[in-house]
RNA sequence: GCGAGGGUACCAAAGCCAGGCCAAAUGGGCCGGACUUAAGAUCCGGUUUCGCAGGAAUUCAAGGGUUCGAAUCCCUUCCCUCGCACCA
Numbered sequence: 001g002c003g004a005g006g007g008u009a010c011c012a013a014a015g016c017c018a019g020g021c022c023a024a025a026u027g028g029g030c031c032g033g034a035c036u037u038a039a040g041a042u043c044c045g046g047u048u049u050c051g052c053a054g055g056a057a058u059u060c061a062a063g064g065g066u067u068c069g070a071a072u073c074c075c076u077u078c079c080c081u082c083g084c085a086c087c088a
Base pairs, nucleotide, nucleotide: 001084002083003082004081005080006079007078010028011027012026020068029047030046031045032044033043034042048057049056050055061077062076063075064074065073
């Protein structure tokens, strides 16, 4: 340089093809509770921000575009992995 795949919350990882039912499954970690003499295991709830709550706001590498509506489609850029090529 060419080709392919990928970047999602604290971590891992679905979702993307075929746009809406997504603050986004699931597991881990963490927080609270139940159980226990205690701890572990197990069970329940929570875990972006704000709110007592109903709810609201903002998010999927970065920027832009399409659309009523984008994690999802298109373009550019950045980064990672693999294969090939190049060099030696």
The RNA shown here (transfer RNA) has 88 nucleotides and comes from Methanospirillum sp. Its mean pLDDT, the model's own confidence on a scale to 100, is 81. Lineage of the source: Archaea > Methanomicrobia > Methanomicrobiales > Methanospirillaceae > Methanospirillum.